The part of an RNA shown here (small-subunit ribosomal RNA, 3' major domain) has 468 nucleotides and comes from a Candidatus Giovannonibacteria bacterium. Rfam family: Bacterial small subunit ribosomal RNA. The sequence was found in a public genome assembly. Model confidence (mean pLDDT): 81 of 100. Taxonomically the source falls in Candidatus Giovannoniibacteriota (Bacteria, Bacteria candidate phyla).
Context: one part of a larger RNA
RNA sequence: AGACGGGGACUCGCACAAGCGGUGGAGCAUGUGGUUCAAUUCGACGGUAAACGAAGAACCUCACCAGGGCUUGAAAUGUAAACGAAAUUUUCCCGAAAGGGAAAAUGUCUCACAAGGACGGUUACACAGGUGCUGCAUGGCUGUCGUCAGUUCGUGGUUUGAGCUGUUCCCUUAAGUGGGGUAACGAACGCAACCCCUAUCUCGUGUUAUAAGUGUCACGAGAGACUGCCUCCGUACAGGGGGAGGAAGGUGGGGAUGACGCCAAGUCAGCAUGGCCCUCUGAUGCCCUGGGCUACACACGUGCUACAAUGCCGGCCACAAUGGGUCGCGAAGCCGCAAGGCGGAGCCAAUCCCAUCAAAAGCCGGCUCAGUUCGGAUUGAGGUCUGCAACUCGACCUCAUGAAGUUGGAAUCGCUAGUAAUCGCAGGUCAGCUAUACUGCGGUGAAUACGUUCUCGAGUCUUGUACU
Numbered sequence: 001a002g003a004c005g006g007g008g009a010c011u012c013g014c015a016c017a018a019g020c021g022g023u024g025g026a027g028c029a030u031g032u033g034g035u036u037c038a039a040u041u042c043g044a045c046g047g048u049a050a051a052c053g054a055a056g057a058a059c060c061u062c063a064c065c066a067g068g069g070c071u072u073g074a075a076a077u078g079u080a081a082a083c084g085a086a087a088u089u090u091u092c093c094c095g096a097a098a099g100g101g102a103a104a105a106u107g108u109c110u111c112a113c114a115a116g117g118a119c120g121g122u123u124a125c126a127c128a129g130g131u132g133c134u135g136c137a138u139g140g141c142u143g144u145c146g147u148c149a150g151u152u153c154g155u156g157g158u159u160u161g162a163g164c165u166g167u168u169c170c171c172u173u174a175a176g177u178g179g180g181g182u183a184a185c186g187a188a189c190g191c192a193a194c195c196c197c198u199a200u201c202u203c204g205u206g207u208u209a210u211a212a213g214u215g216u217c218a219c220g221a222g223a224g225a226c227u228g229c230c231u232c233c234g235u236a237c238a239g240g241g242g243g244a245g246g247a248a249g250g251u252g253g254g255g256a257u258g259a260c261g262c263c264a265a266g267u268c269a270g271c272a273u274g275g276c277c278c279u280c281u282g283a284u285g286c287c288c289u290g291g292g293c294u295a296c297a298c299a300c301g302u303g304c305u306a307c308a309a310u311g312c313c314g315g316c317c318a319c320a321a322u323g324g325g326u327c328g329c330g331a332a333g334c335c336g337c338a339a340g341g342c343g344g345a346g347c348c349a350a351u352c353c354c355a356u357c358a359a360a361a362g363c364c365g366g367c368u369c370a371g372u373u374c375g376g377a378u379u380g381a382g383g384u385c386u387g388c389a390a391c392u393c394g395a396c397c398u399c400a401u402g403a404a405g406u407u408g409g410a411a412u413c414g415c416u417a418g419u420a421a422u423c424g425c426a427g428g429u430c431a432g433c434u435a436u437a438c439u440g441c442g443g444u445g446a447a448u449a450c451g452u453u454c455u456c457g458a459g460u461c462u463u464g465u466a467c468u
Base pairs, nucleotide, nucleotide: 001468002467003465004464005463007462008461009460010459011458012457013456015452016451019415020414021413022412023411026305027304028303029302030301031300032299033298034296035295042053043052064291065290066289067288068287069286070285073127077126078125079124080123081122083120084119087106088105089104090103091102092101093100094099109117110116129278130277132276133275134274138272139271140267141266142265143263145261150189151188152187153186154185155184156165157164158163169180170179171178195255196254197253198252200223201222202221203220204219205218206217209214226249229243230242231241232240233239307408311367312366313365314364315363316362323354324353325352328347329346333342334341335340374405379400380399381398382397383396384395385394421444422443423442424441425440426439427438
């Protein structure tokens, strides 16, 4: 100087408390451990692994397993040789395919010819190839502390020196934010501001919005908020409490933005890359068929659906926003109980479609507390769609079946406002989908915070130390 303390003082954070809703019990979905398996590919492991890499495992993906095959190789560059313009097509045999073997036909570049060249496959040789190992050799990127307020430098001062000072102190702030003081004076990276979205108004423009006038819509430009005004407190400051006006008030709300560094944290399987290893010993390379990643006594994580009457069922009936669409979205109409089919208008989209876009809400009726008109697992049968192909192993529809479950032990999680809770909608990936996931969007819309003793984490100063 640090680190640590079941040392101290002060301060902060959904950290506790005050509240609301969950998890832990059930069924299912999904990930992980374990076990099993020919293989169940690999990585990630307290917080900071476990709906994580994966924003789509039937084949492919694919790295795993079994079997079959290929070797200058599926793709790349170069050299040499002989051959053939290039190249295209067809047939037969073995085969699951890949692959192997055989045969035939068409075709004739540059160039007068020859030679040479381009191009092609073949052979030989340099080489390729490797999701093989090492994240403790690395780059790049990322997580965490943490959007916490810290981390440093120059000159000066000081100390024998390591160092210290500055950055400590007082007040203040979300903030090393600002003010005062001060052997310090300045400065840098962080903070804040500059950027984007949003809330109000004005102006301009008006395509595709609107029946039109137009503008509650879209796009663009600007105004507006600065403790500016009043009052009290404060040191005459910085600032704090209250108020007015205002759409908005003291950072208005949200986003992007992540200092010096820590964890030899994560990633050689996104990519790149050093070293090592495998390759005429025929593979750890390459191709193919099938299987596996979907197994199941069990354990854990994350979720979905419920256990019901603030509910469920049936009918009627309102109100959104974000998005996506040409190998696409697909209307009307018709058929089917439905999934869906036929159909094909319109739309490269403020025009048309998904989608009359919603659901919860509202109104009417039924159910009357029950394992039920709750709940929907499981199973049987019949279908639809995608796709070469739904057996292992897809989704959806209809009928039937109706399991556990009556609010969940110890323990534990999220959230302070348009938030929690609750309701639906869209998108990416994608042929299809195991999405209840993820990323967004809007609808309805709370309760509570006395306070900082305690738990956890963090910051500043200080104290102790046998630790570095």